[in-house]
Predicted 3D model of a 90-nucleotide RNA (SAM riboswitch aptamer (S box leader)). The sequence was found by an Rfam model in a public genome assembly. Its Rfam family is "SAM riboswitch aptamer (S box leader)". Gene Ontology term of the family: regulation of gene expression. The model forms 96% of the base pairs in the Rfam consensus.

RNA sequence: AUCUUAUCAAGAGCGGCGGAGGGACCGGCCCCAUGAAGCCCGGCAACCUAUCACUUUCGUGACAAGGUGCUAAUUCCUGAAAGAUGAGAC
Numbered sequence: 001a002u003c004u005u006a007u008c009a010a011g012a013g014c015g016g017c018g019g020a021g022g023g024a025c026c027g028g029c030c031c032c033a034u035g036a037a038g039c040c041c042g043g044c045a046a047c048c049u050a051u052c053a054c055u056u057u058c059g060u061g062a063c064a065a066g067g068u069g070c071u072a073a074u075u076c077c078u079g080a081a082a083g084a085u086g087a088g089a090c
Base pairs, nucleotide, nucleotide: 002089003088004087005086006085007084008083013041015040016039017038021031022030023029025079027077028076042071043070044069047067048066049065051062052061053060054059075082
C1' cells in the first nucleotide's frame, strides 16, 4: 500500500512548551493572538493482550497493567467507488 471485518449521537484540562494556522477532500459552516498545528503532562474510552469472576464451548461481565486510539461542533453538515480508528489477512 491492498483486502476483510467492527465501530464512528456518549466521554475526556481554565496545565506546560510552542508560535499561525486548523476542522481529510468538494461545497458550506465554523474554530483560532482571550493563542491554531505540533510536542509533553493530565484525562476519556475499552478495540487487542494480560489478569479476575461466571460459563460445557461459543461467550458475558469486571479491571485498566501493556499495545493502540481519542480528547470543539453527530465522521461539524452535504456528497462519493469517501474518511478515521481497532483487529486480522497478504